[in-house]
Molecule: transfer RNA
Organism: Candidatus Tayloriibacteriota bacterium
RNA sequence: GCGGGCGUAGCUUAGCCCGGAUAAAGCGUCUGCCUGUCACGCAGAAGAUCACGGGUUCAAAUCCCGUCGCCCGCG
Repeated sequence: GCGGGCGUAGCUUAGCCCGGAUAAAGCGUCUGCCUGUCACGCAGAAGAUCACGGGUUCAAAUCCCGUCGCCCGCG
């Protein structure tokens, strides 16, 4: 340099192919209950402008283009 894959809560992932309205789950965090205390258990809450920018569209995490980062392969 060329080709391919990946990037979504603090962490691990689903959703993406085939656009549809509130982005879901587990762990973790916080609050309350329980307990002499902790843990476990129960109830609830907060937390992601979906890597960044632009385009298409009535509507984009999803489609298109570019950029950045990581990984794999080719030279």